[in-house]
Molecule: c-di-AMP riboswitch aptamer (ydaO/yuaA leader)
Organism: soil metagenome
RNA sequence: CGCCGAACGCCCGGGCUCGUCGUCCGGGGACGGGGGAACCAGUAGGGGGGUUAAUCCCGGUCUUACCGGGAAGGGCAGCCUUUCAGCCCUAACCCGUCAGCUAACCUCGUAGGCGUGUGAAA
Numbered sequence: 001c002g003c004c005g006a007a008c009g010c011c012c013g014g015g016c017u018c019g020u021c022g023u024c025c026g027g028g029g030a031c032g033g034g035g036g037a038a039c040c041a042g043u044a045g046g047g048g049g050g051u052u053a054a055u056c057c058c059g060g061u062c063u064u065a066c067c068g069g070g071a072a073g074g075g076c077a078g079c080c081u082u083u084c085a086g087c088c089c090u091a092a093c094c095c096g097u098c099a100g101c102u103a104a105c106c107u108c109g110u111a112g113g114c115g116u117g118u119g120a121a122a
Base pairs, nucleotide, nucleotide: 001115002114003113004112008029010028011027012026013025014024015023016022030110031109032108033107034106035105040100047098048095049094050093051092055071056070057069058068059067060066072090073089074088075087076086081122082121083120084119085118
């Protein structure tokens, strides 16, 4: 100076400090998630479900682990959208027998990890 991601260089008040920076607490905004009627939908019980792009199928392999391929999904620097090409990713965690959609309403999060130089067209 940027990237992935909801995860913000936001605002107000108070504490620490002589004061600033900084930091802590509380509130608000903004962004994002979950629960939750009617109507509609739905028929399972070897459970089911949620966040996320991170799912599905085929083959190899001693079923595992792992490897290959395909489909689908996602990311890549002037900003937004679309198309083409190139490169890369498809992990992890959680609820606990329970949750479809869902107005009012209720509630939770604002982390973590990295380094692009990749182009073209509209």